[in-house]
Context: one part of a larger RNA
């Protein structure tokens, strides 16, 4: 450089913002940079082809020819692509009226429940298993009444429901606050998409310093199981889970399916809007969002099917037999764990 890929065979960046750069609506009018024709120079010689010559022929040597992707210059065309001016309004963004929502982030609050402490009642077992035992209980347990503390998590509603870029968000109430969505169509006028580095988010677990600690519960420690049991069951029980702040930077971060557009049969279901029609709760129509089923298409199958894995673009990220190895080494980040980046010998 250049093929063919990337749901599940090797391949989609964990998600977004966004620098460079890469594309990039629709009109007219200019420039002629790309671009594209024609001339002129230039592209050495030897070589390659071609026509000959000379060695007895070839190789080999030699005359003349042809060719030369390209470069500069010049004359010219302006469709397309660029540049510059000026319009458009479909992209794309404002504005205005509505709307749905566990969407963030602080405060505040309230029921069950569980455990603990007090105190009444009340007596012998409670608990836990496949059975048991370790535990707890006559110093009154376990059952039940009242009182009182503390952490946490929110049952019903709940949906194949809904928000969010993704991680992910679930009593309630307030305060600030992000996006979406429908409708009008008033306003700018291509302000666009994509995104290498950058930058920011980013579950769990983990680390850091202070706090908190009620149930859970890695490590642990006891009973049991067994042939053994560093296990599955059982009883305890530390971290940790829970707060602030400050690190980590990962994952089946999955839809294992990048993002953004634009074409491409239909039926059914929900979830937010908005139109029509009239019998006022139905029909229909339509716009976004979730879902199930299918044409046609596509796929090695499986399946995907207007939320495509079909048909097209634009840009990114990736993948190129297995092991070794996501591993050495060496940089970059980290406080550590470690994470990123990313080999080769050998082997089959």
């Nucleotide at each position: 450089c250049u093929g063919g890929g990337c749901g599940u065979a090797a391949a989609g960046g964990g998600c977004g913002c966004g620098u460079a750069g890469g594309c990039g609506g629709u009109a007219u009018g200019u420039c002629g940079c790309g671009u594209c024709a024609g001339g002129u120079g230039u592209g050495a010689a030897a070589g390659c082809c071609c026509c000959g010559g000379g060695c007895u022929c070839a190789a080999c040597c030699u005359g003349g020819g042809a060719u030369g992707u390209g470069c500069a210059c010049u004359u010219g065309a302006u469709a397309c692509g660029g540049g510059c001016a000026u319009g458009c309004u479909u992209g794309a963004g404002u504005u205005c009226g509505a709307g749905a929502g566990a969407g963030g982030u602080g405060a505040g609050u309230g029921g069950a429940a569980u455990u603990c402490c007090c105190a009444g009642u009340g007596u012998a077992g409670a608990g836990g298993u496949g059975a048991a035992a370790u535990u707890c209980g006559u110093a009154g347990a376990u059952a039940u009444u009242g009182g009182g503390a503390a952490g946490a998590a929110c049952a019903c509603c709940a949906g194949c429901g809904g928000c969010g870029a993704a991680g992910g968000c679930g009593g309630c109430u307030c305060a600030c606050u992000g996006g979406c969505u429908c409708g009008a169509a008033a306003c700018u006028g291509a302000c666009g998409c994509u995104g290498a580095g950058g930058c920011g988010c980013g579950a769990a677990a983990g680390c850091g310093u202070g706090g908190g600690g009620a149930g859970c519960a890695a490590a642990c420690a006891g009973g049991a199981u067994u042939a053994g049991a560093u296990a599955c069951c059982c009883u305890g029980g530390u971290a940790g889970u829970c707060c602030a702040c400050g690190c980590c930077g990962u994952a089946a971060a999955c839809g294992a399916u990048g993002u953004g557009c634009g074409c491409u049969a239909g039926c059914c279901g929900u979830c937010g809007g908005g139109g029509u029609g009239c019998u006022u709760g139905c029909a229909u129509c339509u716009c976004g969002g979730u879902g199930g089923c299918g044409c046609a298409g596509u796929u090695a199958a499986c399946g995907c099917g207007a939320u495509a894995a079909g048909c097209g673009c634009a840009c990114c990220g990736c993948c190129u037999g297995g092991g070794g190895a996501g591993u050495a080494c060496g940089g970059u980040c980290g406080c550590a764990a470690g994470a990123u980046u990313a080999a080769a010998a050998c082997u089959c």
The part of an RNA shown here (small-subunit ribosomal RNA, central domain) has 348 nucleotides and comes from Inquilinus sp.
The full RNA is in RNAcentral, with records from ENA and SILVA.
Its mean pLDDT, the model's own confidence on a scale to 100, is 89.